[in-house]
């Protein structure tokens, strides 16, 4: 000095002006003064909660999710630390990381054969008939070629993937067919809460190839809709309840009278619409300190109160400073600042995002 990884932060700053939105206070009022007003992602609605209604949701079915162990946590699919694969020189980063010796499918092309095996070149064995060839004591005899038969799966060949691997024995060639050592599985030991480790033993010659974000099996978890969720007040309409007046009138019901029903007015409950108010923002809440913990996080003390709109505020001009980039007569003078915007609240996760700090580590090179 170069390259890199990991981790947390900032996301302009001060002042005047005009404005809007919220709570205080004074004010009959109009208003006037104080004080608060976006974000790391307020955003995608992906998870998981808290809250509030529903038919109290306890158990079974379906359906859906999660899927190494252990801890954290209110909970999670998040978070830490650990274990196993897998990349990388390395800091480190990455994985839906439970079952394929239950069952059922799947495997395109190419290949004999994608799974109870099989055999295309090939190897090796036997080996008619003819035919070459060499030999002869002329009868043949060995050799080749080779039709058939059988042997084998070493080699080569196809394929993402070919039924353990290496070396020796062995054989006619070969083969776990025997051994030896690696691998693999199955049982015990030992370490480790566990995941798992580790030839420490000891059996099994291999039986059991892949694929389950393919069906299935195991395993734990889940009711449903959401703040337009509910609650509360309440002009108006309509239907309903009582109670009271009333010509004792008028229809029904019966042959008639009595009775009941029903029609009209007022009142009162109820009703629930526009419209209002509560939910609503003090919370699993921030910030500092100490204490435990590898860490995630958790105790305990202290201080702080920090947006609550609802056709929906959080704005706009302008001056001067820092930051970056052009150009310069070194006085300056122009140009930029992203993603993106609350709507009931939290916890994560995922994305988008101009520039700029800070920590901690690794690799290379130089030079002392």
């Nucleotide at each position: 000095g170069g390259a890199g990884u990991c981790g947390g932060c900032c996301a302009g700053g001060c002042a005047a002006u005009c404005g809007c939105u919220c709570u205080g206070u004074c004010g009959c009022g109009a208003g006037a003064c104080a004080g608060g007003g976006a974000g790391g992602a307020a955003a995608g609605u992906c998870c998981g909660g808290g809250c509030u209604c529903c038919a109290u949701a306890g158990g079974g079915c379906a359906g859906g999710g999660c899927g190494c162990c252990a801890g954290g946590u209110a909970a999670c699919g998040c978070c830490u630390g650990g274990g196993g694969g897998g990349c990388g020189c390395g800091a480190g980063c990455c994985c839906a990381c439970g079952g394929a010796a239950a069952g059922u499918g799947c495997a395109a092309c190419a290949g004999a054969a994608a799974g109870u095996a099989u055999a295309c070149c090939g190897c090796c064995c036997c080996g008619c008939a003819a035919c070459c060839g060499g030999c002869u004591c002329c009868g043949g005899c060995c050799g080749g070629c080779c039709a058939g038969g059988g042997g084998u799966a070493a080699g080569g060949g196809u394929g993402a993937a070919a039924u353990g691997g290496u070396g020796c024995g062995g054989u006619a060639a070969g083969a776990g067919c025997g051994c030896a050592c690696c691998g693999c599985g199955c049982a015990g030991g030992u370490g480790g809460c566990a995941a798992c480790a580790c030839g420490c033993u000891g059996c099994g010659g291999c039986u059991a190839g892949g694929u389950a974000a393919a069906c299935c099996c195991c395993g734990c978890c889940u009711g449903g809709a959401g703040c337009a969720a509910g609650a509360c007040c309440a002009a108006a309409u309509a239907g309903g309840a009582a109670a009271g007046c009333g010509a004792u009138g008028c229809c029904g019901u019966g042959g008639c009278c009595c009775g009941c029903g029903g029609c009209g007015c007022u009142u009162u409950c109820g009703g629930g619409u526009a419209g209002g108010u509560c939910g609503c923002u003090c919370g699993a809440g921030g910030c500092c300190g100490c204490c435990g913990g590898u860490g995630a996080c958790g105790g305990c003390g202290g201080u702080c109160c920090c947006a609550g709109a609802u056709g929906a505020a959080u704005g706009a001009u302008u001056g001067c400073c820092a930051c970056g980039g052009a150009c310069u007569c070194c006085g300056g003078u122009c140009c930029g600042g992203a993603c993106a915007g609350a709507a009931c609240c939290c916890g994560g996760c995922u994305u988008a995002u101009c520039g700029g700090c800070c920590g901690a580590c690794u690799c290379c090179c130089c030079c002392u």
Predicted 3D model of a 368-nucleotide RNA (Bacterial RNase P class A) from a Lysobacterales bacterium. RNAcentral holds the sequence, with entries from ENA. Rfam family: Bacterial RNase P class A. Rfam links the family to the GO terms tRNA processing, ribonuclease P activity and dimeric ribonuclease P complex. Model confidence (mean pLDDT): 78 of 100.